[in-house]
Context: one part of a larger RNA
RNA sequence: CGUUGUAACAUUGAAGGGAACUGACUCUAGUACGAGAGGACCGAGUCGGACGUACCGCUAGUGUAUCUGUUGUGCCGCCAGGUGCAGCGCAGAGUAGCUAUGUACGGACUAGAUAAGCGCUGAAAGCAUCUAAGCGCGAAGCUAUCCUUAAGAUGAGUGUUACUGGGGUCGUAGAAGACGACUACGUUGAUAGGCUAUAGGUGAAAUCAUAGUAAUAUGUUCAGCCGAGUAGUACUAAUUACCCCUAAA
Numbered sequence: 001c002g003u004u005g006u007a008a009c010a011u012u013g014a015a016g017g018g019a020a021c022u023g024a025c026u027c028u029a030g031u032a033c034g035a036g037a038g039g040a041c042c043g044a045g046u047c048g049g050a051c052g053u054a055c056c057g058c059u060a061g062u063g064u065a066u067c068u069g070u071u072g073u074g075c076c077g078c079c080a081g082g083u084g085c086a087g088c089g090c091a092g093a094g095u096a097g098c099u100a101u102g103u104a105c106g107g108a109c110u111a112g113a114u115a116a117g118c119g120c121u122g123a124a125a126g127c128a129u130c131u132a133a134g135c136g137c138g139a140a141g142c143u144a145u146c147c148u149u150a151a152g153a154u155g156a157g158u159g160u161u162a163c164u165g166g167g168g169u170c171g172u173a174g175a176a177g178a179c180g181a182c183u184a185c186g187u188u189g190a191u192a193g194g195c196u197a198u199a200g201g202u203g204a205a206a207u208c209a210u211a212g213u214a215a216u217a218u219g220u221u222c223a224g225c226c227g228a229g230u231a232g233u234a235c236u237a238a239u240u241a242c243c244c245c246u247a248a249a
Base pairs, nucleotide, nucleotide: 001152005163006162007161008160009159010158011157015149016148017147018146021049022048023047024046025045026044027043033038051106052105053104054103055102059100060099061098062097066093067092068091069090070089071086072085073084074083075082076081110144111143112142117137118136119135120134165245166244167243168242169241170186171185172184173183174182191237192236193235194233195232196231197230198229200226201225202224208219209218210217211216
């Protein structure tokens, strides 16, 4: 821009894409078969491998603005307590998020038309012949069935609602994101931050007291501190406003 009013929402499916794998074991059954040795088809079930999709409740990893311990050195006048730098200084743990080694699920079942092949009926050719007319079976393959994109399918489909409304700029943000875009919210407000509570992490703060010459230990103390989680709460910031389109009848 088109789709012959615009917008929002919901749909049909022409046509595409994805997936498609496979093993072992058990039963049937030591049956059929076979002198024996050996040893099935068909059918039913169990457990796997690789691959794929989703997720983070479990296990595990990471987790450079979390907590703790600690070395050297500088600084806060000194002590105490902190803080900067040294690969996050090093080490031990670790929330959210992101992940796999973790968890869940998937390939199925079925139908149709067929290939090689196997047949029925059957002439040409009084026989025979699956084929010439006709009919049937038959594969991980083909077409569907499963998942997904999809009306620019210009053949532009369909339905519902609204009609003065629809969209944007701007701002607060996001399990969305290179930027656009998308999604939530903008005081008629829980969108983000803060605060409060709490889940969770770390692991027992500082001060003071007591014991000890002291290092240190114990009590106050399951303390103190804390990023992303959850809930509540307008304290802060989402101000005021501006722009575009709005056809035909």
Model confidence (mean pLDDT): 85 of 100. Large-subunit ribosomal RNA, domain VI from a metagenome, 249 nucleotides, folded computationally. RNAcentral holds the full RNA, with entries from SILVA. Its Rfam family is "Bacterial large subunit ribosomal RNA".